[in-house]
RNA sequence: AGAGUUUGAUCCUGGCUCAGGAUGAACGCUAGCGGCAGGCCUAAUACAUGCAAGUCGAACGGGGGGUAACCUUAGUGGCGGACGGGUGCGUAACGCGUACGAACUUACCUAUAAAUGGGGGAUACCAGCUGGAAACGGCUGUUAAUACCGCAUGUGGCGCGUGAGCGUUAAAGCAGUAAUGCGUUUAUAGAUGGGCGUGCGUCGGAUUAGUUAGUUGGUAGGGUAAUGGCCUACCAAGACAAUGAUCCGUAACUGGUCUGAGAGGAUGAUCAGUCACACUGGCACUGAGACACGGGCCAGACUCCUACGGGAGGCAGCAGUAGGGAAUAUUGGGCAAUGGGGGCAACCCUGACCCAGCCAUGCCGCGUGGAGGAUGAAGGUGUAUAACAUUGUAAACUUCUUUUAUCUGGGACUAAUGCGCAUGUAACUCAUGUGAGUGAAGGUACCAGGGGAAUAAGCACCGGCUAACUACGUGCCAGCAGCCGCGGUAAUACGUAGGGUGCAAGCGUUGUCCGGAUUUACUGGGUCUAAAGGGUGCGUAGGCGGUUGUUUACGUCGGUGAUGAAAUGGCGGGGCUUAACCUCAGCCGCUGUUACCGAUACGGGGCGACUAGAGGAUGAAUGAGGUAGCUGGAAUGAGUGGUGUAGCGGUGAAAUGCGUAGAGAUCACUCAGAACACCGAUUGCGUAGGCAGGUUACUGGUUCAUAUCUGACGCUGAGGCACGAAGGCAUGGGGAUCAAACAGGAUUAGAUACCCUGGUAGUCCAUGCAGUAAACGAUGGAUACUCGCUAUUGGGCGCAAGUUCAGUGGCUAAGCGAAAGUGAUAAGUAUCCCACCUGGGGAGUACGCCCGCAAGGGUGAAACUCAAAGAAAUUGACGGGGGCCCGCACAAGCGGUGGAGUAUGUGGUUUAAUUCGAUGGUACGCGAGGAACCUUACCUGGACUAGAAUGCGCGUGACCGGCUCUGAGAGGGGUUUUUCUAGCAAUAGACACAAAGCAAGGUGCUGCAUGGCUGUCGUCAGCUCGUGCCGUGAGGUGUUGGGUUAAGUCCCGCAACGAGCGCAACCCCCGUUUUUAGUUGCCAGCACGUAAUGGUGGGGACUCUAAAAAGACUGCCUUCGUAAGGGGUGAGGAAGGGGGGGACGACGUCAAGUCAUCAUGGCCCUUACGUCCAGGGCUACACACGUACUACAAUGGUCGGUACAACGGGUUGCUACUGCGCGAGCAGAUGCCAAUCUCUAAAAGCCGAUCUCAGUUCGGAUUGGAGUCUGCAACUCGACUCCAUGAAGUUGGAAUCGCUAGUAAUCGCGUAUCAGCCAUGACGCGGUGAAUACGUUCCCGGGCCUUGUACACACCGCCCGUCAAGCCACGAAAGCUGGGGGUGCCUGAAGUCGGGGGAUCAAAUCCCUGCCGAGGGCAAAAUCGGUAAUUGGGGCUAAGUCGUAACAAGGUAACC
Repeated sequence: AGAGUUUGAUCCUGGCUCAGGAUGAACGCUAGCGGCAGGCCUAAUACAUGCAAGUCGAACGGGGGGUAACCUUAGUGGCGGACGGGUGCGUAACGCGUACGAACUUACCUAUAAAUGGGGGAUACCAGCUGGAAACGGCUGUUAAUACCGCAUGUGGCGCGUGAGCGUUAAAGCAGUAAUGCGUUUAUAGAUGGGCGUGCGUCGGAUUAGUUAGUUGGUAGGGUAAUGGCCUACCAAGACAAUGAUCCGUAACUGGUCUGAGAGGAUGAUCAGUCACACUGGCACUGAGACACGGGCCAGACUCCUACGGGAGGCAGCAGUAGGGAAUAUUGGGCAAUGGGGGCAACCCUGACCCAGCCAUGCCGCGUGGAGGAUGAAGGUGUAUAACAUUGUAAACUUCUUUUAUCUGGGACUAAUGCGCAUGUAACUCAUGUGAGUGAAGGUACCAGGGGAAUAAGCACCGGCUAACUACGUGCCAGCAGCCGCGGUAAUACGUAGGGUGCAAGCGUUGUCCGGAUUUACUGGGUCUAAAGGGUGCGUAGGCGGUUGUUUACGUCGGUGAUGAAAUGGCGGGGCUUAACCUCAGCCGCUGUUACCGAUACGGGGCGACUAGAGGAUGAAUGAGGUAGCUGGAAUGAGUGGUGUAGCGGUGAAAUGCGUAGAGAUCACUCAGAACACCGAUUGCGUAGGCAGGUUACUGGUUCAUAUCUGACGCUGAGGCACGAAGGCAUGGGGAUCAAACAGGAUUAGAUACCCUGGUAGUCCAUGCAGUAAACGAUGGAUACUCGCUAUUGGGCGCAAGUUCAGUGGCUAAGCGAAAGUGAUAAGUAUCCCACCUGGGGAGUACGCCCGCAAGGGUGAAACUCAAAGAAAUUGACGGGGGCCCGCACAAGCGGUGGAGUAUGUGGUUUAAUUCGAUGGUACGCGAGGAACCUUACCUGGACUAGAAUGCGCGUGACCGGCUCUGAGAGGGGUUUUUCUAGCAAUAGACACAAAGCAAGGUGCUGCAUGGCUGUCGUCAGCUCGUGCCGUGAGGUGUUGGGUUAAGUCCCGCAACGAGCGCAACCCCCGUUUUUAGUUGCCAGCACGUAAUGGUGGGGACUCUAAAAAGACUGCCUUCGUAAGGGGUGAGGAAGGGGGGGACGACGUCAAGUCAUCAUGGCCCUUACGUCCAGGGCUACACACGUACUACAAUGGUCGGUACAACGGGUUGCUACUGCGCGAGCAGAUGCCAAUCUCUAAAAGCCGAUCUCAGUUCGGAUUGGAGUCUGCAACUCGACUCCAUGAAGUUGGAAUCGCUAGUAAUCGCGUAUCAGCCAUGACGCGGUGAAUACGUUCCCGGGCCUUGUACACACCGCCCGUCAAGCCACGAAAGCUGGGGGUGCCUGAAGUCGGGGGAUCAAAUCCCUGCCGAGGGCAAAAUCGGUAAUUGGGGCUAAGUCGUAACAAGGUAACC
């Protein structure tokens, strides 16, 4: 000191959360020792038992004991029980803190002065009698005092008096042989303590705004120690309050403590100061002091005793008990020390205190061992698994040490007083010295010794924040979680283990406080768009305020003094072995308050002056500024009349509506109300709302000029007052248009809407209310200062250019800003004042109050809930946004599909099985380029278990084959035959078999764990990088722009310059030519030969074959163009602008397809999910879809004749030729391992013939019969042939597909697979060979630029509201119920004060009574809670219903 979390990413705003420190803590797991501290925060609840305040015999008499000295004691008396100890109820107050003050008191103590003479009468105890259960008394009698009362004295005090003076007023003795000591009385002073008063400070609520009658003051009196309405009488009418009275809630205050850099915030345990309280409430007495914790009286509640008559009690003292609670200790020891009370003293008392006990509650310290030790042990865990890694020098083992614990022994300081003695002194109870004693803690601390590593480690965490990672289990389950978030079969996030990290006798969790949080901002924040400027003005209080002189000294500043208790804190010493802790008559600090003195710049006050602020005057100007009146034309609607006839109107299209009873149209006249075209603008005016025909009257403002007057008169403005669009309300008018509501017509799935036809409030006027708007520049007002350019309105100056003042706009600099932007009209730089904000939702809601006729407005929460909500900008994607461009995308054409029959694939259904996969485009004649068995993965049945196949090692020597029995077969049994190669041999190799071992096998699952391969966008023109530059950044630029291209192709421009993957080219085939070569191909010329044939010799000319070259580049011409490039019936050329075709597929998208080609992680099966076999199935069949074939015919069918290809294949093969068969074929036979032989007939075409428009001489399905071929086998389930049969179908609905030239269409041929074939498929080959393209509006897809966005899983997106379900908190509510406080009335204890009475010398006492008075009762009202049938909205909750409101022009722009 920061970090995580909103987004695809960014920056900002903003909340939430974490890391730190602390704690009187509690809980969980764990636990060796010691020191020092701390320990009912809750029930100020109730308390059993013991103890916590006594002492003095030197004040007094008596009793008891003792021979006595003396000891002891109830009572009288004195002093003390007002301290010490506890608690925090009450109290928001002079209670506390701090600083002052005057009208007081103070026992004991100190100092000073004076005195202490002489008398008297009672009384307790006690004795007797007596009441009561008890507590406790009553009567009579006797007696003492330092108890009580007179007298004397009077320094002094008090009173009177100017004074001299006068009056009045006190006491107590005791001890000692004595000296003397201790007391007593009066007074003064001090010290200490206390009472009282005052300034300042001291929590929250204004949804508490008015409070107060002894109230505020005065006079007189009373009362008190003392001032005072403290109390009483009278008089006056004041007093307090927005600087917060009163009321309500909460709370003891402080020194301090915790935290924080500080300022602050929180807190007030322990220790210390003050206050308050003592069962609850009231009251006084005594006393120096109390309205008294362990005193009294009364009332109340509670508890106890009782003989029922009456009594007793108060742990918030120390222990302890019950209860409450998450939670807090022993019914301990001692007065040895310190302190207190009494006493002359010894001494007594002291739960104050000193100690001990319990508790890891905290802080501090120590230990649980140190060194060596590699076979890197075993075990565990992991893994590329048979050897490594890790635990790990860790252990074992060797050696050393002994803190702690344990055992044994020694053993304190704390002790000084006091007592005895001695000395000093005039003397001592004083001081010094000395002697014998005094210790609860404690036989403790501490010291020494003994043995022995011996007695001693856990807890949390390991996804990020945050140090630390793997395996297994689990499978959105169980669970975790502080925030973000993990878990749906490979979880470093759950659970366990191994390993690691952190801290350590503790570690975690929970609660609370501060911090981080500058997230309430004084230090130190903001308000255009994130939360936030009041709708606007006027103005009160308040705050702030121009220049100058003088004065004051209030603020301010300086000095000095006082105070700020101690403790705490800081620094420096000292003491416990250290530390914590303790300590210092060491220092500092305590930031504060106060007194005096001084300073006078600034601020304030007083007095004076000034003119730059402000205002006035004069002159000029300006405008939709305001109010009232008068007035105008156009338009609209209506009325009357004329002309005139069938429609008008309205819409996307219609209909409702109007019209033959005459509309609409048109002409004339008339009426009504409202709004003011053109001018008109980027204009003007106004404080804002707002203001527009013309004109008149009244009236407000602003600006300029002059520099004439006043002389700071100013700025802002909480409350307050006024104004305030539209809509709304009230009353009365008015009512043409438009038009909520409403009605009808459409649209639609619906349409309570958008559109249409109507239409009422309202819109207009007057008067009154209302008081809000996205009342916006989303920007409060005022003043000053700060670069420029440009336009415009109104003035001044100037001939003009221009300049100056006041406004209104645009662009821009610096600066500011998160950015967008703003930028002299600031959102810049500053000052002053006001208003407002503090996460989203709940909510501008509820309750309360104020205003309003109402509607409603103003003020304005909480519970609960979420981890976001939000601003700006970026990149994409998308839009029923825009621009440009392309594509058989549309259009123009040709031919199809969809209808029929068949073939084939798929869905569905069926089935024992109909194996599996592919499923919009991008599955469906697809994997499959060949399912009768096999294939085959499926089903049924029969079998095998190291297995059907392979490798290694071991053994044997055969195996194969033949024959035979059984079986559906696999298989099983029997029988026959029996090794090979090399080597002399040992042996090695080959092959086969049996058993066992290592290793199998799986078309089982996961294509969402993967590799590889593939489809698609798309052969679309895109996708990126380096450096530079711009931006806080994501990103941008480059790649955009202007042209051009098939193309990010090229050119030009440009903060870019280059480069890569793509495009193109390089590769292959076809098209032309040349060269080379010439067999199996070819044959022009020469020769031979045949019935005929390149058949033969020969030839290389040609065709061809197959190798190498050439050729095309907008190169040339012309034209347009800057260029790139485009155009041309251009030239030349076989080919012309990419010549035609192919291979070739960028970054990426679709978790696209494939675990069944193959490979592969993980999981699963192992007498089976493996393997073998037979049969069946994959070929099923109501149906639906895709893809094809054949057709429906005459551009045709049939028959006969006849012509011309190319690519390919062939020895398990292709087969010439001959014969047979109608034919498929068969039989014989020949050539060919192929430019040689063969498949091989090409077909459409051409030449003839026939059919004549029909279900046909079209069409061929289906079915019957007979056959051929392949094959172990054609039943399920092959193809082909012949004869017979001759179905649907006459050109195909909505819809939809292909194709732009050698293409479509049409015709045949070949090949792979293959025994055969369901091939009409697939892949190739050639023959014949068209039509059309105006064009880019529209449909689909794509590219580039731009725009909007609330989308980013990216429009198949996002998202709103009702309803339905569950849960939660809240509001209202008839009522029920409780609390605190006030008011009035009744009653009224104790007690002070007052009055009266009798007895008494008097006082006291007794009796009666007045005021006040706690408590009790009655009454009405206010206030705050609890609860409640019912009711209202709100929030939350993976997959409910209905719609589609918003985000794109969101499909009617949205919003207030």
Description:
The RNA shown here (small-subunit ribosomal RNA) has 1456 nucleotides and comes from an uncultured bacterium. Its Rfam family is "Bacterial small subunit ribosomal RNA". Gene Ontology terms of the family: structural constituent of ribosome and ribosome. The coordinates come from a structure-prediction model, not an experiment, and the mean pLDDT is 85. RNAcentral holds the sequence, with entries from ENA and SILVA.